[in-house]
């Protein structure tokens, strides 16, 4: 380099719930909180899945998966 690993330190996200705020809803934003997480980074234009929705169509990558990729240790 590459694969594998995840034990110290260093950083670095942040679910439950709460207050505010947008949405019909799913859910998302803010700011509090930590339950986890070595990709919990990024992608919802493509693939499966679930969730909302009469329906159009929306959401969900912290289900799968696609791409990248810090730090140690082997």
């Nucleotide at each position: 380099c590459c694969a594998a690993u995840g034990u110290a330190a260093a950083g670095g996200c942040a679910a439950a719930c709460c207050a505010g705020u947008c949405g019909a809803a799913a859910g998302g934003c803010u700011g509090g909180g930590a339950c986890g997480c070595a990709a919990a980074a990024c992608u919802a234009a493509a693939g499966g899945g679930c969730c909302u929705u009469a329906a159009a169509a929306g959401g969900u990558a912290g289900c799968c998966a696609g791409u990248u990729u810090c730090c140690a240790u082997c």
Molecule: c-di-GMP-I riboswitch aptamer